[in-house]
RNA sequence: CCAGUUGGCCGGGCAGCCGCGCUUCACCAAUGCCGAAAGGCGGUGAGGUGAGGAAAGUCCGGGCUCCACGGAAACACGGUGCCGGAUAACGUCCGGCGGGGGCGACCCCAGGGAAAGUGCCACAGAAAGCAAACCGCCCCGCCUGCUGUCCUGCUCUGUCGUCGAGCAGGAGAGGUGGCGGGGUAAGGGUGAAAGGGUGGGGUAAGAGCCCACCGCGGUCCUGGCAAUAGGAACGGCAAGGUAAACCCCACCGGGAGCAAGACCGAAUAGGGAUGACGCGGGUGCCGCUUGCGGCGCUACAGCCUGUUUCCGGGCCAGUCAUCCGGGUGGGUUGCGCGAGGCGAUGUGUAAGCAUCGUCCCAGAUGAAUGGCUGCCACGUUCCGGUGCUUGCACCGGGGCCAUACAGAACCCGGCUUACAGGCCAACUGGCUCU
Numbered sequence: 001c002c003a004g005u006u007g008g009c010c011g012g013g014c015a016g017c018c019g020c021g022c023u024u025c026a027c028c029a030a031u032g033c034c035g036a037a038a039g040g041c042g043g044u045g046a047g048g049u050g051a052g053g054a055a056a057g058u059c060c061g062g063g064c065u066c067c068a069c070g071g072a073a074a075c076a077c078g079g080u081g082c083c084g085g086a087u088a089a090c091g092u093c094c095g096g097c098g099g100g101g102g103c104g105a106c107c108c109c110a111g112g113g114a115a116a117g118u119g120c121c122a123c124a125g126a127a128a129g130c131a132a133a134c135c136g137c138c139c140c141g142c143c144u145g146c147u148g149u150c151c152u153g154c155u156c157u158g159u160c161g162u163c164g165a166g167c168a169g170g171a172g173a174g175g176u177g178g179c180g181g182g183g184u185a186a187g188g189g190u191g192a193a194a195g196g197g198u199g200g201g202g203u204a205a206g207a208g209c210c211c212a213c214c215g216c217g218g219u220c221c222u223g224g225c226a227a228u229a230g231g232a233a234c235g236g237c238a239a240g241g242u243a244a245a246c247c248c249c250a251c252c253g254g255g256a257g258c259a260a261g262a263c264c265g266a267a268u269a270g271g272g273a274u275g276a277c278g279c280g281g282g283u284g285c286c287g288c289u290u291g292c293g294g295c296g297c298u299a300c301a302g303c304c305u306g307u308u309u310c311c312g313g314g315c316c317a318g319u320c321a322u323c324c325g326g327g328u329g330g331g332u333u334g335c336g337c338g339a340g341g342c343g344a345u346g347u348g349u350a351a352g353c354a355u356c357g358u359c360c361c362a363g364a365u366g367a368a369u370g371g372c373u374g375c376c377a378c379g380u381u382c383c384g385g386u387g388c389u390u391g392c393a394c395c396g397g398g399g400c401c402a403u404a405c406a407g408a409a410c411c412c413g414g415c416u417u418a419c420a421g422g423c424c425a426a427c428u429g430g431c432u433c434u
Base pairs, nucleotide, nucleotide: 001430002429003428004427005426006425007424008423009422010421012376013375014374015373016372017371018370020050021049022048023047024046025045026044027043028042032041033040034039052405056416057415059414060413061412062411063410064257065256066255067254069312070311071310072309073308074307075306077253078252079251080250081249082096083095084094085093086092097111098109099108100107101106112248113247117246118245119242120241121240134188135187136184137183138182139181140180141179142178143177146174147173149171150170151169152168153167154166155165156164196214197213198212199211200210201209215237216235217234219232220231221230222229223228261333262332263331264330271324272323273322274321275320276319277318280300281298282297283296284295285294286293287292288291302315303314304313340359341358342357343356344355345354346353347352379400380399381398382397383396384395385394386393387392
C1' cells in the first nucleotide's frame, strides 16, 4: 500500500426569528366557554424537556392486569435438544467440545437416538436389507477346424537299409471356440452410495483367509466439572444412508391480553324468537289448600380444567349457540422511578455480577418536535492550477447538499429484516522498502 475478517460508533454542527406537545412557577381571566352529565378548555412571561438503532416484523421470553378454579400424577398438544455457565426468563447470550467450509483471521450446524419399530433411497445397475452375480477369473467334464510330438502300417524305391516326404489309423500335449457343473466377489461396469481402505503373503483363482498400518468396537489408564481428547492392550470385526420422515428418549409449558383492567357519567328494552342441556336426591323448620310453597343444612348427584384419576375449593337455576331489535360509542385513569441511563472501581476468559457516585431524559389521543435565514463540515458535480504513478492526490472558485432505512402509543430482554455515506480499533493474507 492492496485485499479480507471481527467488533464498535456517527448518520450533520453552530446561531437567529417564528411556530408546536407535555410540565414547573408567577400574574391575569375565572358568575367565561364546550358539554345532558362526568369532565374538559384559556392568555402573558420566565424555565425544563420532547422519537430509534432498528421505534419496523409480531418471531420468542417476561413484568403488569383479569379470569373459580387450585395442587399432584398420567395422557394428548406444543416447544427445545452436545457440555458448562449467565439471566427475571427464553427457542437468547457467553465459553468450550464435536462436525463442516476457508491459505488464514474467522464463519456455519434444526448437534440426543438408526441393534425399539415402521417408512423411503427415483433412474441406472446382477444387487440398495439380509443378501446377491452382468462382464470377468479359476477348476472339472464333453465337443471342436488348428499346431507339434510319439507309436504302428503302406507308398515314394528294382534289392537291402538310412534320411526325408506323403497317406491311413491310434495315443497324448498345447491352444481356439462352444456347452454343462462347481468355486469366487480381488478386477471391470452402474450409481450419491455396492458389505471397510492400502500394501504384502497365501490360493486352482480369490476373499480379513493370514499379517502390518489406518479405520471400527467395547474395556482400562491419564487430563478435564463435563461434552470429550490422548494412550495401552484386546477383538478380524461388519447390522449403509435418511429422524427440518413417522417414531423413541430427556427437559420445559394455564388462558386472554392495555382495544387487558379500574372508576365516573348518561341512556335503553333486566327486550323478543328458535334450538340444546338443565331445573335433582335426602333432611330439619314454618305456612297451609294434605300436597304444594318458602327458608336452612348436606363432599349425595351435577357443573367449574384440553382429557382422565385423587385431594381441596366454589356454584347450584339457569347456562350456551344463532337470528331480530334497542341504547351507548362520553370522560378520567391505567400512562412512566424503571429487571432505568451514564461513569468509576473490583471481579470473571467472557456473557455478566457486585459496590459507589450521578441523572430524571416523550406521554399524545386524529395523534406533538416543524418552517425560514446565514455560516461551517461531509458528500457530489463543474472549471482552473500544481505534483506525478495518466490516473490518483492536493489547492482555489461556483452549484447542489434534512440527501440512507425510517417515526413512540403499557413497558422491558432478545431474535430477524432494512440502511446512502463516513469514522475508529484489533486481527489475517499478499506486495514493496528498511